[in-house]
RNA sequence: AUGCCAAGGUCGCCGAGUGCAGUGGCAGCGGGGGAACCGAUGCAGUAGGGGCGAGCCGACGAGGUCCGAGGGGGACUUCGUCGAAGGGUCAUCUUCUUUGAUCCGAGCCCGACAGCUAACCUCGUAGGCGUGAAAGAAGGACACC
Numbered sequence: 001a002u003g004c005c006a007a008g009g010u011c012g013c014c015g016a017g018u019g020c021a022g023u024g025g026c027a028g029c030g031g032g033g034g035a036a037c038c039g040a041u042g043c044a045g046u047a048g049g050g051g052c053g054a055g056c057c058g059a060c061g062a063g064g065u066c067c068g069a070g071g072g073g074g075a076c077u078u079c080g081u082c083g084a085a086g087g088g089u090c091a092u093c094u095u096c097u098u099u100g101a102u103c104c105g106a107g108c109c110c111g112a113c114a115g116c117u118a119a120c121c122u123c124g125u126a127g128g129c130g131u132g133a134a135a136g137a138a139g140g141a142c143a144c145c
Stems, first nucleotide, its partner, number of pairs: 011130004018027003028125006038115001046112001048113001049110004057083011086104005093139007
């Protein structure tokens, strides 16, 4: 000097997932259930229904299962590629506008059951990561005088 591993601190990102306490908590934030009025009328051997979340919906290719008549083809499912409703980031603190770049577009849960919904009831407060482009406007904060 370089590489690897481990620990700690600061700052930042996705997300509701934070603060103060300390014997089973309080506050904040987030989710669900739940009248009237309004809305709805799709179903218990099934097209089941529903919730959290941005994660909704397609096309093509390959494989498997089933149906059809041995055809054309259809349904479901797994993997891959490309789109795409929608969502996030690019750091003075928030918001808005314009241009550009880039990433995500999953997963899980309830268990026959839930429209909205005041009162009321109830649950969660995790987990995972590391970006460094510009211009304009509004509000605030800090510093200075």
A computed fold for a 145-nucleotide RNA from an Anaerolineae bacterium, annotated as c-di-AMP riboswitch aptamer (ydaO/yuaA leader).
It was read from a public genome assembly, where an Rfam model found it.
Lineage of the source: Bacteria > Bacillati > Chloroflexota > Anaerolineae.
Its mean pLDDT, the model's own confidence on a scale to 100, is 78.